[in-house]
Overview:
This is a predicted structure of a 694-nucleotide part of an RNA (large-subunit ribosomal RNA, domain II) from Colocasia esculenta. Lineage of the source: Eukaryota > Embryophyta > Euphyllophyta > Liliopsida > Colocasia. Its Rfam family is "Bacterial large subunit ribosomal RNA". The full RNA is in RNAcentral, with records from Rfam.
Context: one part of a larger RNA
RNA sequence: GCCGGUGACUCAUAGGCAGUGGCUUGGUUAAGGGAAUCCACCGGAGCCGUAGCGAAAGCAAGUCUUCAUAGGGCGAUUGUCACUGCUUAUGGACCCAGACCUGGGUGAUAUAUCCAUGACCAGGAUGAAGCUUGGGUGAAACUAAGCGGCGGUCCGAACCGACUAAUGUUGAAGAAUCAGUGGAUGAGUUGUGGUUAGGGGUGAAAUGCCACUCGAACCCAGAGCUAGCUGGUUCUCCCCGAAAUGCGUUGAGGCACAGCAGUUGAUUGGAGAUCUAGGGGUAAAGCACUAUUUCGGUGCAGUCCGUGAGAGCGGUACCAAAUUGAGGCAAACUCUGAGUACUAGAUAUGACCCCAAAAUAACGGAGGCCAAGGUCGGCCCGUGAAACGAUGGGGGAUAAGCUUCAUCGUCGAGAGGGAAACAGCCCAGAUCACUAGCUAAGGCCCAUAAAUGACCACUAAGUGAUAAAGGAGGUAGGGGUGCAAAGACAGCCAAGAGGUUUGCCUAGAAGCAGCCACCCUUGAAAGAGUGAGUAAUAGCUCAUUGAUCGAGCGCUCUUGCGCCGAAGAUGAAUGGGACUAAGUGAUCUGUCGAAGCUAUCGAAUGUAAAAAUGCAUCGGUAGGGGAGCGUUCCGCCUUAGAUAGAAGCACCCGUGCAAGCGGGUGUGGACGACGUGGAAGCGAGAAUUUCAGC
Repeated sequence: GCCGGUGACUCAUAGGCAGUGGCUUGGUUAAGGGAAUCCACCGGAGCCGUAGCGAAAGCAAGUCUUCAUAGGGCGAUUGUCACUGCUUAUGGACCCAGACCUGGGUGAUAUAUCCAUGACCAGGAUGAAGCUUGGGUGAAACUAAGCGGCGGUCCGAACCGACUAAUGUUGAAGAAUCAGUGGAUGAGUUGUGGUUAGGGGUGAAAUGCCACUCGAACCCAGAGCUAGCUGGUUCUCCCCGAAAUGCGUUGAGGCACAGCAGUUGAUUGGAGAUCUAGGGGUAAAGCACUAUUUCGGUGCAGUCCGUGAGAGCGGUACCAAAUUGAGGCAAACUCUGAGUACUAGAUAUGACCCCAAAAUAACGGAGGCCAAGGUCGGCCCGUGAAACGAUGGGGGAUAAGCUUCAUCGUCGAGAGGGAAACAGCCCAGAUCACUAGCUAAGGCCCAUAAAUGACCACUAAGUGAUAAAGGAGGUAGGGGUGCAAAGACAGCCAAGAGGUUUGCCUAGAAGCAGCCACCCUUGAAAGAGUGAGUAAUAGCUCAUUGAUCGAGCGCUCUUGCGCCGAAGAUGAAUGGGACUAAGUGAUCUGUCGAAGCUAUCGAAUGUAAAAAUGCAUCGGUAGGGGAGCGUUCCGCCUUAGAUAGAAGCACCCGUGCAAGCGGGUGUGGACGACGUGGAAGCGAGAAUUUCAGC
């Protein structure tokens, strides 16, 4: 891992409620007696009910409070005993599972100290004290040589250890092997026997060791410890169907109450819609108040200056109260003020069937039926981690697939179609079957069902198919304004002069370094000069004008669609191909497209029981309710059937919405139904379940 077994809401005693049954001359016994056992029968103590109120005396359909018959509180009623089901309480209490704690015992043959008694340490090196002899001295000290053999001394085997690397890592080995390596006469190593015991021992101290176990050994018991935690919890069909919120909590992943579910009653006739009437102070708006703010006018006071002995008087500038004009701003501003929402009232009911009149339909009338809402009870669940989207807000940075509220939607618990794929977006709510039809969102060139549809525009960027400030004779429109056949705009051919080189300044200054002035004349026009240029002139050019040409040309505002701005890490992503429409804007007609709707055959639920018909309903997690199937055992029918072949097993056929049921064939070789009741060790795929086999 596979196959096959086993495996989890039970039992007892009480309370509540529901259903069923007995009695209701109210109901009922408990212990006990009885007897071989269980019953029958006896046993009325006791319990519930029959009257309540008050602390009580007490009174009583009332009573208590009270001065009060003022008001108020509680009452003015009610079966009981069993059985079954649900639920609660107490017990192991649905099952499995701790780490721990406590008690009593077993361990020091391993290991840590200690005690007693034994054993062991090749060889080599160094050469302490001391001694002897010689030298030396008055004697010593001292000195030389020899003897000597000290040391937690040195080198190095056995022995003891374990610093490094490799191998080994399902090992040869639950700690080793190999190669190096430390100590090796000492605080050395070791044999045997003994001592210390778990709230303890021992420890050259590492929380180390105390038998592969040590921040408290092991064994048994308390013990089925407890677990607000994790996992698991077994047949079928039908009906309904949540929550992830508030408040409190040594509370936050748990509980209690409320909210929302189911079921069973009572009661009301509405819910939604339309209309009417309300209160408000939000959005907006405004500045009349409060706070804040810019500019201007007048401008008290102040600073400063002048004058004066002082009081004071006068004055410009700065600042500036107050007032005034214009303009802003506010969640904790309001002279104003919606839409919604909320409250109250009024009005009209919706679908279907049937009846009378009627040829039919509509309208109208009486009745029936279906759907939909609210309120108050009984019993009894789950939920109390949510998520995204839209709108209005707070926090944050008007960041977050961020966080936190309010009002909705979807998901959660929702399948189907669309968005390439995509819980929360768009459309739409799947009772079942099959074949068709009509549509929704979204689509109709190909992949790919349906338009290579119609008509009018735009875009040239593959924009479409990502983004800003900013930039640009892109392009198509709209508005305003100026010039223009007395000829505009652009181009080309000419003129662009004289006084004058104006004056000043200057080396020079002649239109053109600079300063002042900026006139007059001739003229179609021409500045005391627009730009380059010269040392200064010159020369070029412009303004201005003529001729030529011959019809629109400038400026400005604005709209649509485009362009640049535009950088990301494996290799590109309108989803791809591809597209000049198969892109964008407007209009129109078709068509495709879902489990939506319709058509057809059935099933189920509600409509008080049964049947028919009509109408409505039939997605579903947690969860509630209803109806059933099957297994083992027992009672009754009764033991039917069974070696002329039971159960079981394999295959096949039929049948039921399903759990299942019935039949046949083979195998098997001895048991075993139907029906109707009863009782449970009553249904497995999951629990790192457990047991066996492979």